Context: one part of a larger RNA
Molecule: large-subunit ribosomal RNA, domain IV
Organism: Candidatus Abawacabacteria bacterium
RNA sequence: UUCUUCUCAAGGAACUCGGCAAUAUAGCAGUCGUAACUUCGGGAUAAGACUUCCAUGUACCAUAACGGUACAUGGCGCAGUUAAAGAACUCAUGCAACUGUUUAUCUAAAACACAGCUCUCUGCAAACACGCAAGUGGAAGUAUAGGGAGUGAGACCUGCCCAGUGCUAGAAGGUCAAGAGGAGGGGUGCAAGCUCCGAAUCUAAGCCCUAGUGAACGGCGGCCGUAACUAUAACGGUCCUAAGGUAGCGAAAUUCCUUGUCGGGUAAGUUCCGACCCGCACGAAUGGUUAAAUGGUGUGAGUACUGUCUCGAGAAGAAACUCG
Repeated sequence: UUCUUCUCAAGGAACUCGGCAAUAUAGCAGUCGUAACUUCGGGAUAAGACUUCCAUGUACCAUAACGGUACAUGGCGCAGUUAAAGAACUCAUGCAACUGUUUAUCUAAAACACAGCUCUCUGCAAACACGCAAGUGGAAGUAUAGGGAGUGAGACCUGCCCAGUGCUAGAAGGUCAAGAGGAGGGGUGCAAGCUCCGAAUCUAAGCCCUAGUGAACGGCGGCCGUAACUAUAACGGUCCUAAGGUAGCGAAAUUCCUUGUCGGGUAAGUUCCGACCCGCACGAAUGGUUAAAUGGUGUGAGUACUGUCUCGAGAAGAAACUCG
């Protein structure tokens, strides 16, 4: 000096990206007590306070017997769940409803799944999947079933656009292959014939076309003017579009400018919380907003506590060093 472990004056997070690590708390015992919020179940062992040993007495309960509970008085110790084991807690907020699952060997999460919701296909020799096939699964099931897709408990909701793309429907019409058809024509031949080209016409799906359809893929504007201070614009004009973003939320896991501005918290706050709205570039099942419970989850704050630190010191063991 390194590793493992232990102790520490005064201070107590000043450390640090961050209380990381280590303390600390407490003990599913008894008595009391327990908030906001809430889906009325929870939250909750919330938080917090007191007690805990021994002896004597009284009352009650109970037994075959031992005992148990409550109260009172007294006793001893630094300490009475006397050992061991066995939650630190609180406040605010983001995300995901939840228990669960995952990158065996750097990521456990806000990712996946989930119950619930919706769309769509499928009438059974089902759709769909595997297989060249036979056949098998689906299913020894039958639309309250099965397959596919999206969303993701619950609550309140889910706006406008069918022009493009997709899907669905459509006994008309256009186009359209092989096939049918065979007017007409070519070659050859004396001829019969052989052979070749071939118009009209008939004819499938598809495409065109006509509609529908967004919890299908997706999309959801610009410029100018206007009110008796100013500012702003309920209002008006105009261009374009299939339609111009509704409710709700909003500097957000989304905000570039930006440490936006205001308020709160601190002596001091690029983070945090509450607002504002000028949304570079939120927005409604690629779901929007909300919210109890839950979380080895992200962020901010506090109480307690501490060698994280001010700032180090000491101790034990193992290395390091020498010999072997």